[in-house]
RNA sequence: UCCGACAACGGCAAACCAGUCGUGAGGCUGGGACGCAAAGCCGCGGGCCAGGGAUGAACCUGGCGGCCGGGCUACCGAAG
Numbered sequence: 001u002c003c004g005a006c007a008a009c010g011g012c013a014a015a016c017c018a019g020u021c022g023u024g025a026g027g028c029u030g031g032g033a034c035g036c037a038a039a040g041c042c043g044c045g046g047g048c049c050a051g052g053g054a055u056g057a058a059c060c061u062g063g064c065g066g067c068c069g070g071g072c073u074a075c076c077g078a079a080g
Base pairs, nucleotide, nucleotide: 002080003077004076011036012035016031017030018029019028020027021026034066040072041071042070044069045068046067047064048063049062050061051060052059
């Protein structure tokens, strides 16, 4: 360094519920834990979703990022 244990110290928090913001996707706060070794950050490529586009599409704007890649950073240390 790769790697990732029925290890240690800790961390995050899906669905759902309440409040609130948003046309919406969805965000935030609290509760709650299905999971997570980057489920930390970015939002770069792809993907998905919403609004506009009279419908579809091109396209524009926005959202998710706990869908797959990519970039940056990081705690711990068994085996290999």